């Protein structure tokens, strides 16, 4: 840097990725060579080889080999013997070396490591100085003899050598010392030379080795110290040889390192003890650094060698491949006893995701011995195995478009694979075959190795995969599956169109390797030294004191702890940097610097810091004098009030509530008088007024007391600030012990509320709430804001304080509040009372749960408090602000919303639609308002989708092919009928004669058909909210930013309509005009239509007129234009004049941006999906029309404002040739003959009807109502049973105005009466339009319902049909407790004592020396004592494991039961 909380944002915060890195393992691959690694796991157990020998020039010596000489036998080149004379040489004494090399990390928190100092030390081999190497003994191994044992291997005897042992002289130097003195060495070999007394077993001389003693040195090694080195305080006190000191012993040395005595000390909050975990370092990973992690290989250092314990021997070891003793394992054994230790190089078997050959050589480099040659060396240097890593190299290069095949996609044109392939051309790294050939080596001596390297040959010829392809991250389609399978590092994918699964095609990345997986580090500034933090996100302790610590005022001098500079030592080498060089390059290697930031020292400087020693007053304190106050502890007291008790008056109710009952009260309440009792609290004053540290404190007086302010003087002189630990106060609750108890009041009862009410109201009521002591320590103990100091704009209150004065001032000084600039904050906000700039001190924080829980420990009687975790689980949790949305939040406003009024529904019959039953089927859609007289403007057949049944398969419908036939048409039979089989008439058009059109048959197949599913894939279209007044850009301005602002304030409107104001200024969609219609006029034109004057008539009939209606075409009017008023000098409102009509005149068209996954696949188009002899097509016949209920809509009544009978009068808007149909005849009557007349202002439907006038009828189920049902008819039509309208006759139910709800309506509307159309062959009570007649009320916006603006709260954004809380039930996980129980380490008390040292010594042995010869002195060996390894037993810590049962706890699409929180969440919430 990025993902990831959210609608969106900004901030906090976790969580995940992207880089490196690995001793690395897994999974798919796999050519080739350099350089490197290569049991991290069981310090598990090991089979077999090899890893340490050498010296014959220390030595007595000859077991094996050779050679040379003699000799024997002879198979003339072999076997025997002899000769230590010769090479050499097995065991053997001896000497050096077996303490290096090599392995491993188990133990170890330590002087075990780094780092720098240091003084009481030894150091074989070396190197160097001086000094010297003379004379004697005595013995022992091998051998040899003997023995004893299965072996190992032991005993006896005899003899023998030596650079082995041992006295003696000698002692420059060396050690001891009482300064008198004592003490202590040694060894020869070898080669050469020379002398001749004895030619030797002699001596001498010399040259190398080697030896004694001492010096010095190197080297290597002990051993002190300063300082660093990991985690736990849920480990706080540990220590008795412990600290010290004298003596003494001991070691190479100091030293409790041992021992005796004395003395009481030592370590520890700067973490002793304890536990847990580690071998330290250079140095390796990352990192910009600083860190952080880490300690393989390569180097230094320690440590340990089968566990444990000891010593020996040596210069040096408590000894990897020595040695004793224990123990545990293995292994041989004759059962008597013995042997072994691969944490050496290979190597085996276990163990584990996992780690190699039982290889060659000593050629190099080193090591040991040795004079040398030389000999040993699993050190080392090669090789082998393994992509484990780093680095190089190659799989070809060029060229080559019919863009081939094929594969994939596809809008079907093509696109991609892909110059890729082939084809042509070309080249040979690597690799294979030859053939030559080094360096490592100095005169020789080469394991690797015939290896690098060079040259020739071969053929493109033998060499490519791994993972991804939604974001993060580079890289896309098809097809499979359909919350399945399966993916996933976070976020998430998958539920039928998946760039996420699993194939394929194409792409992206690295690249002999690519992924995964685990490991550190970085991103994480996500522990913050550099580098963070803490009003509200996780964090300030409730509060002061106050000890250790940290910090700390001015100013002179010293010194020189820190600092600073310069020089000195060191910081090993490798490594990392840098230059240079060698390997063809690289990786690797050499060389050289540089660097190692560190420690030590030594010299300066003196500023600041600390120190020593003065001085100063400005912090900080005393003195003096005023002030202010609910500040703190006792004592006294005081009035109102409640409430009891007693008495008077009094009477039937009182109390209490949303309403109401428990409850008291006729035994006198409640009210109200007096009067006493008691026990709390102190109204008014009172106030973001006062005092205190905080918790907190309010009547009045009085003693006692603590801090504060103010002014004034003098004194001290840094006394000061913070403060882990510690100590003290510390609200309410609550706990003991005793008082006291009016009033309240958990707990508890009762009575309400409700589905329940363990609750909220209500009536009671007990601990408690008061006092005395003593506990308890905790609060949302909050300003959520630690103390303490300086510094930084201002302006308003307020207490105190001062002043002149009676309300001002105050440059001042203390407090206490609301504002506000600067800066500061994520933003809210803070802002001299800072969350501002600083400095000091302390405290706390490091994602949410689990959990402020659980162990453990402290504290307390308890209740509980402090302190204070893990497991496991999630991808967030959480602050601030923003926009909606919602609220049983506010305002404001509007609307047939309510309210005032009219009529209705709901009840009744009945007409429709729907649910639901039922059915073979009752086709399908439509469901709160916005389904339910809706689709469907009209289901008897059709329609028609539905049901049995029959029947057809290129189809009932379209295109194309093939072959025929004209097309067409009569009729006959059979069937329900589709449909079959017969039949009749018919030969047409146009032609260039090929053949074409139209039609129809007949085959084939492409396809046809689908009212089959998905409106949750779609357009289209259409409902609603809603004709509500809003949605909204573009600049510009504020906000980190989501966004705001404009659209918000004032008016005002039917409107976001207009004004004014304003960081806005404009503009769009919408409102409103503009369109239609209807109201008034006017122009113009009169037929069919009209008629005033004139004439004529039964009659606008007809002459005539254009004047009036009307007709249908242009115009005119109306805008708040005038007047008053109000209003802000505004918009606009009130009111008025004129006007036919006033304030949008009325009605309609019109429906912003969205919203409901609203509605529709059956109107219609349409992706995908499914059928295909059927889900397609056709026939009759049946159903949709069924009927216990239920519900929406109507119509038609329930009557007199009416029924019913005579009479009479006035619309407008439609319709009509497959019609309308008129007059006239017939029929009571629906109709029926007849047919005029009209393609319509002409003619028809067509008589409008309520209304008026008059008669009856008189409150009855009626002379209302018409339902139902009988019988007889009219039509319509192929048909009228299922299943139409309509007429006469008769018949005459329910119903007498309708529960709880509800619905329409503000004016030409409601009511109410007709009339017409669409649809239709018939078939409205629906639907749509059209006119007559023609009300009533609206006080007003508190209440319901919907909406608009604004502001508020929010835990909601799928947006309140939200959200979310807990028991309870099931499943799974981890975890506390738990009678024990089994294991592990420890402590402490004992017991126990192998080898081993060291002390003692009666006994037994005893070569060198001494000896007066007895014996001493010395050693050994036994035997004893001290110490101590395994091992016992007893009682505690402590840890891990398990454990019937238990205990909360976290997970889990769709379990129960409730709704506690979020809005005033419905009882405000929350501690």
């Nucleotide at each position: 840097g990025a993902g990831u909380u959210u609608g969106a944002u900004c901030a906090u915060g976790g969580c995940u990725c992207a880089g490196a890195u690995u001793g690395a393992a897994c999974g798919c691959u796999g050519g080739c060579g350099g350089c490197a690694g290569g049991c991290c796991u069981u310090a598990c157990a090991c089979a077999u080889g090899c890893a340490a020998g050498u010296c014959g020039a220390g030595c007595g010596g000859a077991a094996a080999c050779g050679a040379u000489g003699a000799g024997a036998g002879c198979u003339u080149g072999c076997u025997c013997u002899c000769a230590g004379g010769c090479g050499u040489c097995g065991a053997g004494c001896g000497g050096c070396g077996g303490a290096c090399g090599g392995g491993u990390g188990a133990g170890u928190a330590a002087c075990a490591c780094g780092u720098g100092g240091g003084a009481a030390u030894c150091u074989a081999c070396c190197a160097u100085g001086c000094a010297g190497u003379g004379g004697g003994g005595g013995a022992u191994a091998g051998c040899c003899c003997g023995g004893g044992g299965a072996a190992a291997c032991c005993c006896g005897g005899a003899u023998u050598a030596a650079u082995a042992c041992c006295g003696c002289a000698u002692a420059c130097g060396c050690c001891c010392u009482a300064c008198g003195g004592g003490g202590g060495a040694a060894a020869g070999a070898u080669g050469g030379c020379c002398u001749c007394u004895u030619u030797g077993a002699a001596a001498g001389c010399u040259a190398u080795c080697a030896c004694u003693g001492u010096u010095u040195g190197a080297u290597g090694a002990g051993c002190c110290u300063a300082u660093g080195u990991c985690a736990g305080a849920u480990u706080a006190g540990c220590u008795a040889g412990u600290u010290g000191g004298u003596g003494g012993g001991g070691u190479a040395a100091u030293g409790g390192c041992c021992u005796a005595c004395c003395a009481a000390g030592g370590c520890a909050a700067c973490g002793a003890u304890c536990u847990g975990u580690a071998g330290c370092u250079g140095g390796u990973c990352u990192g910009a650094g600083a860190g952080g992690a880490u300690g393989a290989u390569c180097a230094g250092c320690c440590a340990c060698a089968c566990u444990g314990g000891g010593a020996c021997u040596g210069a040096g070891a408590c000894a990897c491949g020595g040695c004793c003793c224990a123990g545990a394992c293995u292994c041989c054994u004759a059962c008597g006893g013995g042997a072994g230790g691969c944490a050496g190089c290979a190597g085996u078997g276990g163990g584990g995701a996992a780690u190699c050959u039982u290889a060659g050589a000593c050629a190099a480099u080193g090591g040991g011995c040795g004079c040398a040659a030389g000999c040993c060396u699993g050190a080392u240097c090669u090789a082998g195995c393994c992509a484990u890593g780093c680095c190089g190299c190659g799989u070809g290069u060029g060229u080559g478009a019919u863009g081939a095949a094929g594969g994939c996609c596809c809008u079907a044109g093509g696109g991609u694979c892909g110059u890729a392939a082939a084809g042509c051309a070309c080249u040979u790294u690597c690799g294979c075959c030859a053939g030559a050939g080094a360096u490592g080596a100095u005169a020789a001596u080469g394991a690797c190795a015939g290896u690098a390297u060079c040259u020739g040959g071969u053929a493109a010829a033998g060499a490519a995969g791994u993972c991804c392809c939604g974001g993060c991250u580079a890289a896309c389609u098809c097809c499979g599956u359909g919350c399945c399978a399966g993916c996933a590092g976070c976020c998430g994918c998958g539920g039928u169109a998946a760039u996420a699964c699993g194939g394929a095609g194409g792409g992206g990345a690295c690249u002999a390797g690519c992924g995964u997986u685990g490991u550190u580090c970085g991103g994480a500034a996500u522990u913050a030294c550099u580098g963070g933090g803490c009003g509200u996100a996780a964090a300030g302790c409730g509060u002061a004191c106050g000890u250790a610590g940290g910090c700390g005022g001015a100013u002179c001098a010293g010194a020189a702890a820190g600092u600073a500079u310069g020089g000195g030592g060191u910081g090993a080498a490798a490594u990392c940097c840098c230059a240079g060089g060698g390997c063809u390059c690289a990786a690797c290697c050499c060389u050289g610097g540089a660097a190692c930031u560190g420690c030590c020292u030594c010299a300066u400087a003196a500023a600041c810091u600390a120190c020593u020693a003065g001085u100063c007053u400005a912090g900080a304190g005393u003195u003096c004098g005023a002030g202010a106050g609910a500040g703190g502890u006792g004592a006294g007291u005081g009035g109102a009030a409640u409430u009891c008790c007693a008495a008077g008056u009094g009477u039937a109710g009182a109390g209490g509530u949303g309403a109401a009952a428990u409850u008291c009260g006729u035994a006198g309440a409640u009210a109200u008088u007096u009067g006493g009792a008691g026990g709390a609290a102190c109204a008014c004053c009172a106030g973001u007024g006062g005092c205190g540290a905080a918790g907190g404190c309010g009547g009045c007086u009085c003693a006692c007391u603590g801090g504060c302010u103010c002014g004034a003087u003098a004194c001290u002189g840094a006394c000061g600030c913070u403060g882990a630990g510690g100590u003290a106060c510390g609200a309410a609750a609550g706990u003991g012990u005793g008082g006291g108890g009016a009033g309240c009041a958990a707990a508890c009862a009762g009575g309400a509320u409700u589905a329940g009410a363990c609750a909220c109201c209500c009536u009671g009521g007990u601990a408690g709430u008061c006092c005395a002591c003593a506990c308890c320590g905790u609060a949302a103990a909050c300003g959520a804001u630690g103390a303490a100091u300086g510094c930084c704009a201002g302006a308003c209150g307020u207490c105190a304080u001062a002043g002149c004065a009676u309300g001002c001032u105050a440059u001042u000084c203390g407090g206490u509040g609301a504002c506000a600039c600067a800066c500061c904050u994520a933003a809210c906000g803070g802002a001299u009372u800072a969350a501002g700039c600083a400095u000091u001190c302390c405290g706390c924080c490091u994602g949410g749960g689990g959990a402020g829980u659980a162990c453990g420990g402290u504290c307390g009687c308890a209740a509980g408090a402090u302190u204070a975790a893990a497991a496991c689980u999630c991808a967030a949790a959480g602050g601030a602000a923003u926009u909606g949305a919602c609220g049983g939040g506010g305002g404001c406003c509007c609307g047939c919303a309510c309210a005032a009024g009219c009529g209705g529904u709901g009840g009744a019959g009945c007409a429709u639609g729907u649910g639901g039953u039922u059915u073979a089927a009752u086709u399908c859609g439509a469901c709160g308002c916005a389904a339910c007289g809706c689709g469907a403007a009209g289901a008897a057949c059709c329609u028609u989708a539905c049901c049995a049944g029959g029947c057809c398969u290129u189809g009932a419908c379209a295109u194309c092919c093939u072959a025929g036939a004209a097309a067409c048409u009569u009729a006959g039979c059979a069937g329900a009928g589709a449909u079959g089989c017969u039949u009749u008439g018919g030969u047409g058009c146009c032609u260039u004669c090929g053949g074409g059109a139209a039609u129809c048959u007949a085959g084939u197949g492409a396809c046809a058909g689908g009212u089959g599913c998905u409106g949750c894939a779609u357009g289209g279209c259409u409902g609603u909210c809603g004709u509500c007044a809003g949605c909204u850009c573009g600049u510009g301005u504020c906000g980190u930013g989501a966004g705001a602002u404009g659209u918000u304030g004032g008016g005002u409107u039917a409107a976001g309509u207009c004004c004014c104001g304003c960081a806005a200024c404009g503009a769009g969609c919408g409102c409103a005009a503009c369109c239609c219609u209807u109201g008034u006029c006017c122009u113009u034109a009169g037929u069919u239509g009209c008629u005033a004057a004139c004439a004529u008539u039964u009659a606008g009939u007809u002459g005539a007129g254009a004047a009036c209606u009307c007709u249908a075409a242009g115009g005119a009017g109306a805008c708040u234009g005038c007047c008053g008023g109000u209003g802000a000098c505004a918009a606009a409102c009130c009111g008025g004049a004129g006007g036919a009509a006033g304030g949008u005149g009325g009605g309609g068209a019109c429906g912003a941006c969205g919203u409901c996954a609203a509605g529709u696949c059956a109107u219609c188009a349409u992706g995908g999906c499914c059928c295909u002899u059927a889900c397609g097509a056709c026939c009759a016949g049946g159903g949709c029309u069924a009927c216990a209920c239920a519900c929406g809509u109507g119509c038609u009544a329930c009557a007199a404002u009416g029924g019913a009978g005579c009479g009479u009068a006035c619309a407008a808007a439609g319709g009509g040739u497959u019609g309308c149909g008129a007059c006239c005849c017939c029929g009571c009557g629906a109709g029926g003959g007849u047919g005029a007349g009209c393609u319509a202002a002409u003619c028809c439907c067509a008589u409008a009807a309520a209304a008026c006038g008059u008669u009856u009828c008189g409150u009855a189920g009626u002379c209302c109502g018409g339902a139902u049902c009988g019988c007889a008819g009219u039509c319509u039509g192929c048909a009228a049973c299922u299943c139409g309208a309509c007429u006469g006759c008769g018949u005459g139910a329910a119903g007498u105005c309708g529960g709880a709800a509800u619905c329409g309506c503000u004016a030409g509307u409601a009511a109410u009466c007709g009339u017409a159309g669409a649809u239709c062959a018939g078939a409205a009570u629906g639907c749509u339009a059209c006119g007559g007649u023609g009300a009533a009320u609206a006080c007003g916006u508190u209440c319901c319902c919907g909406g608009g603006c604004c502001u508020u709260g929010u835990a909601c954004a799928c947006a309140c049909c939200g959200c979310c809380c807990g028991u309870c039930a099931c499943a799974c996980c981890a975890u506390g407790g738990g009678a024990g129980u089994g294991g592990g380490u420890u402590g402490c008390a004992a017991a126990a004592g192998a080898a081993g040292u060291g002390g003692g010594u009666a006994g037994c042995a005893u070569a060198a020396c001494c000896u007066u010869c007895g014996g001493g002195g010395g050693u050994g060996c036994g035997c004893u004592c001290a110490c101590c390894a395994c091992u016992u037993u007893g009682u505690g810590a402590u840890u891990c494991a398990u454990g019937a049962c238990u205990g909360g706890g976290g997970u889990g699409a769709a379990g129960u039961c409730g709704u506690a929180a979020c809005a005033a969440g419905g009882u405000a919430a929350c501690c």

Model confidence (mean pLDDT): 85 of 100. The RNA shown here (small-subunit ribosomal RNA) has 1471 nucleotides and comes from an uncultured prokaryote. The sequence is in RNAcentral, with records from ENA.